Predicted 3D model of a 265-nucleotide part of an RNA (large-subunit ribosomal RNA, domain VI) from a metagenome. It matches the Rfam family "Bacterial large subunit ribosomal RNA". The full RNA is in RNAcentral, with records from SILVA. The coordinates come from a structure-prediction model, not an experiment, and the mean pLDDT is 83.
Context: one part of a larger RNA
RNA sequence: CGCACGAAACUUGCGGAGGUUCUUCUUUAGUACGAGAGGAUUUGGAAGGACGUACCUCUGGUGUUCCAGUUGUCGCGCUAGCGGCACGGCUGGGUAGCUAUGUACGGAACGGAUAAACGCUGAAAGCAUAUAAGCGUGAAACCCGCUCCAAGAUUAGGUUUCGUAGGGCAAUUGCCCGAAAGUCCCCUGGAAGACUACCAGGUUGAUAGGCCGGAUGUGUAAGCGCAGUAAUGCGUUCAGCUAACCGGUUACUAACGGACGAAUG
Numbered sequence: 001c002g003c004a005c006g007a008a009a010c011u012u013g014c015g016g017a018g019g020u021u022c023u024u025c026u027u028u029a030g031u032a033c034g035a036g037a038g039g040a041u042u043u044g045g046a047a048g049g050a051c052g053u054a055c056c057u058c059u060g061g062u063g064u065u066c067c068a069g070u071u072g073u074c075g076c077g078c079u080a081g082c083g084g085c086a087c088g089g090c091u092g093g094g095u096a097g098c099u100a101u102g103u104a105c106g107g108a109a110c111g112g113a114u115a116a117a118c119g120c121u122g123a124a125a126g127c128a129u130a131u132a133a134g135c136g137u138g139a140a141a142c143c144c145g146c147u148c149c150a151a152g153a154u155u156a157g158g159u160u161u162c163g164u165a166g167g168g169c170a171a172u173u174g175c176c177c178g179a180a181a182g183u184c185c186c187c188u189g190g191a192a193g194a195c196u197a198c199c200a201g202g203u204u205g206a207u208a209g210g211c212c213g214g215a216u217g218u219g220u221a222a223g224c225g226c227a228g229u230a231a232u233g234c235g236u237u238c239a240g241c242u243a244a245c246c247g248g249u250u251a252c253u254a255a256c257g258g259a260c261g262a263a264u265g
Stems, first nucleotide, its partner, number of pairs: 001152001005163007015149004021049006033038001051106005059100004066093005071086006111143002117137004166177004182260004186202005207254003210250001211248004217241002223236005
């Protein structure tokens, strides 16, 4: 831009893409078959490999924004307590998120038309013949079925809902302004994201931050008291601190402010 008014939702599926995998054990059965050795077709059940999709409850990893221990040195006047630098200084753990080696699930079944193959009826050709007319069975292949995309499918589809119009100039058409549903810019953000897009909000507000409460993690803070010459230990103290997590009937801070937009071509 188109899809013959302007919008917002929900859809149909022409068509396209993906996937449709392999093995073992067991039952049928040591049966059929075979002199024996050996050893099935088929049917049912179970387990697993690889691959794929999703997820983070569990097991782990990471987690330079959390906690603790500790070395050297410098600083805060000194002590104590802290902070800087040294690969996050080193070490032990670890929330959210992300993640696999972790967890869950998948390949199917049913159906249609068939290949090889096997048949029914049956003439040409009094017989025979699955074929010439006609009718069947039949495979991981084909079409469906499963998942995803999909009306620019210009054959541009369908359904539902919302909006219907004032003023000025000219007076048969035309021009200009305002304005509806709604949308966009902008702003606050996000389990969305390269950008864009998408999603949640913008004071008639819980969108983010802060605050409050909790969870989780770390592992018992500082100060004081007691014991000890002291290092240190004990008590107060399952303390103190705590990111991204959860909840809030928490507006304290920031969401200010603008534009476009329909009955004509």